[in-house]
The part of an RNA shown here (large-subunit ribosomal RNA, domain II) has 698 nucleotides and comes from a marine eukaryotic metagenome. The prediction has a mean pLDDT of 83. It matches the Rfam family "Bacterial large subunit ribosomal RNA".

Context: one part of a larger RNA
RNA sequence: GCCGGCGAGUGUUCGGCAGUUGCAAGGUUAAGGUAUUUCAUACCGAAGCCGUAGUGAAAGCGAGCCUGAAUAGGGCGACAAUAAGUAGCUGCUGAACGACCCGAAACCGGGUGAGCUAACCAUGACCAGGGUGAAGCUUCGUGAAUAACGAGGUGGAGGCCCGCACCGUUGUAUGCUGCAAGAUGCUCGGAUGAGUUGUGGUUAGAGGUAAUAUGCCAAUCGAACCCGGAGAUAGCUGGUUCUCCCUGAAAUAUAUUUAGGUAUAGGGUCACGUGAAGGUUCGCGGGGGUAGAGCACUGUUCGGGUAUCUUGGGAGCAAUCUCAAGUAUCUAGACAAACUUUGAAUACCGCGUUCUGUUUCGUGGCACUCAGCACCUGGGAGCUAAGUUCCAGGAGCAAAAGGAAAACAAUCCAGUCCUACAGCUAAGGUCUCAAAUAGUAGUUUAGUGGGAAAGGAAGUUUGUGUCCUAAGACACCUAGGAGGUCGGCUCAGAAGCAGCCAUCCUUUAAAGAAAGCGUAACAGCUCACUAGCCGUAGGACACAUGCGCCGAAAAUCCAACGAGGCUCAAACUACUAACCGAAGCUUAGGAUUUCAUUGACAAAUUUAUUUGUUAGUGGAGUGGUAAGGGAGCGUUCUGUGUGCUUUGAAGGUCACGCGUAAGCAGUGGCUGGAGCGAUCAGAAGUGAGAAUGCCGGC
Numbered sequence: 001g002c003c004g005g006c007g008a009g010u011g012u013u014c015g016g017c018a019g020u021u022g023c024a025a026g027g028u029u030a031a032g033g034u035a036u037u038u039c040a041u042a043c044c045g046a047a048g049c050c051g052u053a054g055u056g057a058a059a060g061c062g063a064g065c066c067u068g069a070a071u072a073g074g075g076c077g078a079c080a081a082u083a084a085g086u087a088g089c090u091g092c093u094g095a096a097c098g099a100c101c102c103g104a105a106a107c108c109g110g111g112u113g114a115g116c117u118a119a120c121c122a123u124g125a126c127c128a129g130g131g132u133g134a135a136g137c138u139u140c141g142u143g144a145a146u147a148a149c150g151a152g153g154u155g156g157a158g159g160c161c162c163g164c165a166c167c168g169u170u171g172u173a174u175g176c177u178g179c180a181a182g183a184u185g186c187u188c189g190g191a192u193g194a195g196u197u198g199u200g201g202u203u204a205g206a207g208g209u210a211a212u213a214u215g216c217c218a219a220u221c222g223a224a225c226c227c228g229g230a231g232a233u234a235g236c237u238g239g240u241u242c243u244c245c246c247u248g249a250a251a252u253a254u255a256u257u258u259a260g261g262u263a264u265a266g267g268g269u270c271a272c273g274u275g276a277a278g279g280u281u282c283g284c285g286g287g288g289g290u291a292g293a294g295c296a297c298u299g300u301u302c303g304g305g306u307a308u309c310u311u312g313g314g315a316g317c318a319a320u321c322u323c324a325a326g327u328a329u330c331u332a333g334a335c336a337a338a339c340u341u342u343g344a345a346u347a348c349c350g351c352g353u354u355c356u357g358u359u360u361c362g363u364g365g366c367a368c369u370c371a372g373c374a375c376c377u378g379g380g381a382g383c384u385a386a387g388u389u390c391c392a393g394g395a396g397c398a399a400a401a402g403g404a405a406a407a408c409a410a411u412c413c414a415g416u417c418c419u420a421c422a423g424c425u426a427a428g429g430u431c432u433c434a435a436a437u438a439g440u441a442g443u444u445u446a447g448u449g450g451g452a453a454a455g456g457a458a459g460u461u462u463g464u465g466u467c468c469u470a471a472g473a474c475a476c477c478u479a480g481g482a483g484g485u486c487g488g489c490u491c492a493g494a495a496g497c498a499g500c501c502a503u504c505c506u507u508u509a510a511a512g513a514a515a516g517c518g519u520a521a522c523a524g525c526u527c528a529c530u531a532g533c534c535g536u537a538g539g540a541c542a543c544a545u546g547c548g549c550c551g552a553a554a555a556u557c558c559a560a561c562g563a564g565g566c567u568c569a570a571a572c573u574a575c576u577a578a579c580c581g582a583a584g585c586u587u588a589g590g591a592u593u594u595c596a597u598u599g600a601c602a603a604a605u606u607u608a609u610u611u612g613u614u615a616g617u618g619g620a621g622u623g624g625u626a627a628g629g630g631a632g633c634g635u636u637c638u639g640u641g642u643g644c645u646u647u648g649a650a651g652g653u654c655a656c657g658c659g660u661a662a663g664c665a666g667u668g669g670c671u672g673g674a675g676c677g678a679u680c681a682g683a684a685g686u687g688a689g690a691a692u693g694c695c696g697g698c
Stems, first nucleotide, its partner, number of pairs: 001698006011097013026050003032044005054061002064076004100239002103236001107229006118203009127193001129162003132158001136154007166190003171186004205221001207217003214223001242632006252265005266369002268366006276358001277359001278356002282352005292342001293340002298336004303331005309326007372397002375394007402413003417590004422586003428580003431564003437577007449566001455550002459547002462544007477532004482506003487501003512527001515526003591622015633687001635684005642677003651671006657664002
């Protein structure tokens, strides 16, 4: 890992609600007892409990009571009615218990451990070999010396040196399903000592021991192990077993030692009741202060003007003039969530009305939900960042399949009961992959289409305006482009062309006190402007507009159309007519839920109604997670009761069938070798694929 078996809402007691049964203004027994042959049943047994009356805190009073001074008012009742309880049983559910199952780390109690290891006690054992050579003693020398010093000898000290055993484990490699749950190789530290080691003993978990590492105390140590309390507790994770049918959420508010939990409300479902509500269309009537807009207020803001205003500067002897700022005011133009002289659409409320047909509301049972998410719209925060965050409105996913978007929860289209080798469409498409296409008029040359901005450009389309033009435009070419004058100033120089000021006049067809290059300054070359030449016919400028161009760099070739490939298109714009295209719609058949209606049957009684079953017809439905409701299938055992079986039970296996499903037969073959089953009821150890499930097999 697979297969097989086992494996999770159970029981008791007390409540709530519903169904059902008995009795009913009553209902019921408990303990206990009696009888019968055991099991068990029947009968006694009203003590008690619930109900028949309420009210008050209570004493109490009582169809009333309480409050109160009250005969008031008020609260709760009675009256009336549509007013019923109680005891069993069944189902759902709550509480207390282990309470659906498995799962802690831990806590407490009583014990077992120092044969591992830590420390200590007692008693033993062990440490090749080599080196160094302390004290002391002694000889000699020096010395006055038995002092002191030096040299030699002797001596043999040391947590001394080198290095086996022994103890350790520095570095590194191997090993890392190992030789080994800590080893092996090489290397390395200690090796007469605070050394190593044998045996026996002591210290025990709220503890011991510790040259302290939170180390060690039997492969376990921030508190050992074993058993017990014990099924500890787990607002947490995982798992929770057959089928079909109906409905079908939430991810919000408030509160919370609360935030991944819970309570109440909101949203779901089921039952009962009420009987008018709810939704929708249109019309009418309302209040509002949002969007827009505006500047009348509050503030902000740009330009201009005015002032016997205020302040300051300057000129002037002064009068006064002038400049700047402030304030006020006039005027052209603007801004505002916390501005409004104004002011929608929607939304909301009410009335009438159209359609719908119980969707509304009330009571009760049972839940689930409290992590939401992307998208569109209006906003806050942020960077008008985020697949960001926080609100509001919406439609989706969640809990929704199908078609389109190559693939793609959320986008677009569209809501899957089943069957069909029938048809029509939606979004989106129609060259091939791949179902389906043609045409008309244009645009684009960039593979733009098929990724991007500011900005840039005689790309090209269409339109508008102004001007020139056979009295010759535009462009090329030829010629001129002058004089006063080198304007004045400045300057070393300043001559059109460093800079400042001015920018005239003349001759002219025309020519700037000069638009550019150039010189140290001149010179020189162009330009504007003018004439000529040409004789072709349109040209110059500006604005708007469609489609293109550049701007354009990324990490594994192509990789920014799904691909191939596409250029009067297979691109784009406008239009026309077709077609394809989904689980949408239609057609044909079938199933099922519910409502209405028509019939049949059965039961009940109130005798013409109700309930149930069933058949036909018609209408409306039948996606679905959590969850609610309904109806069934199957397993084991029990009762009932009748069958099968050695002429072969159950079980296994193969083939042929039925049912909407769980499932269920029958027949035949093979196997097997002794029990098994229908009906109607009852009781449950009642259904497995998942729990790193448990046990077994392979």